Source information
Predicted 3D model of a 267-nucleotide RNA (Bacterial large signal recognition particle RNA) from a Candidatus Eiseniibacteriota bacterium. Its Rfam family is "Bacterial large signal recognition particle RNA". By type it is a non-coding RNA gene. Gene Ontology terms of the family: signal recognition particle, plasma membrane targeting and SRP-dependent cotranslational protein targeting to membrane, signal sequence recognition.
[in-house]
RNA sequence: CCGUGCUAGACGGGGAGGUAGCGGUGCCCUGAACCCGCAAUCCGCUAUAGCGGGGUUGAAUUCCCUCCCUGAGGUCCUGCUUCUGUGAGCCAACCUCCGGGCACGUGGUGUUGAAGGUCGGACCCUGCGCAACGAAGACUCGUGAAUCCCGUCAGGACCGGGAGGGAGCAGCGGUAAGCGGACAUCUUCGUGUGCCGCGGGUGCUUCUGGCUGGAGCCGGCGAUCCGGGUGGCGCUUGGGGAACAGGAUCGAAGGUUGGGUGCACGG
Numbered sequence: 001c002c003g004u005g006c007u008a009g010a011c012g013g014g015g016a017g018g019u020a021g022c023g024g025u026g027c028c029c030u031g032a033a034c035c036c037g038c039a040a041u042c043c044g045c046u047a048u049a050g051c052g053g054g055g056u057u058g059a060a061u062u063c064c065c066u067c068c069c070u071g072a073g074g075u076c077c078u079g080c081u082u083c084u085g086u087g088a089g090c091c092a093a094c095c096u097c098c099g100g101g102c103a104c105g106u107g108g109u110g111u112u113g114a115a116g117g118u119c120g121g122a123c124c125c126u127g128c129g130c131a132a133c134g135a136a137g138a139c140u141c142g143u144g145a146a147u148c149c150c151g152u153c154a155g156g157a158c159c160g161g162g163a164g165g166g167a168g169c170a171g172c173g174g175u176a177a178g179c180g181g182a183c184a185u186c187u188u189c190g191u192g193u194g195c196c197g198c199g200g201g202u203g204c205u206u207c208u209g210g211c212u213g214g215a216g217c218c219g220g221c222g223a224u225c226c227g228g229g230u231g232g233c234g235c236u237u238g239g240g241g242a243a244c245a246g247g248a249u250c251g252a253a254g255g256u257u258g259g260g261u262g263c264a265c266g267g
Base pairs, nucleotide, nucleotide: 001267002266003265004264005263006262009057010056011055012030013029014028015027020046021045022044023043024042034054035053036052037051038050063260064259065258068255069254073250074249075248076247077246078245079244081243082242083241084240086238087237088236089235090234094232095231096229097228098227099226100225101224104222105221106220107218108217109216116212117211118210119209120208121207122206124201125200126199127198128197129196130194131193132191133190134189135188136187137186138185140181141180142179143178149174150173151172152171158165159164
């Protein structure tokens, strides 16, 4: 130096969390990365830190260590930054709702005559009359008295010598009390009916007519001012989540350089 066969080693790693601490199962990141059993109400260990069993590879570009570069990702802290949803408080300002001024804009109306003034009328209240309505009565028609209403009284009875007479039932006619009906008329009483007539009153409001007056009036919408109410689209503040920025920490994979590391046999 070469060949053959063994052994050490390797066959993933990291973060958070958990733990007295280490590792694993589970979650997350990365990734080329053996199999079986145990394991979050945990499993197995003790700074030599998974336990038990099996398999592949194997002293090297592949195993181990150090420096440097680069760096997925995680965790923590900070923030006069931004976004998002939420709790509490407040109503001065902004917004929102209501009311009252003003008449700046706009609009409406007005010389086919504004506001104002004045004289009336209506509406409103009321007195009288009238009408309407309701009730009652009269009038009118019908019915209506066995007898105790009237008239006429057949028959019959009575008085009389006779002529005649008196009384009188039924019937008929009429009427009283009572009962019933309708058109009109009259009388009496009544009224939250009506404006028909006459008169009086009120006048804050509404409408209308005449006269005067001679250019404003109204206040819808907007603007503005004042007052009041609710709260939010507003203000103050607490804590939560996310993005971004900075810092700290842990850190896989990858890359450069360098160093270290067996045994046996044979040639």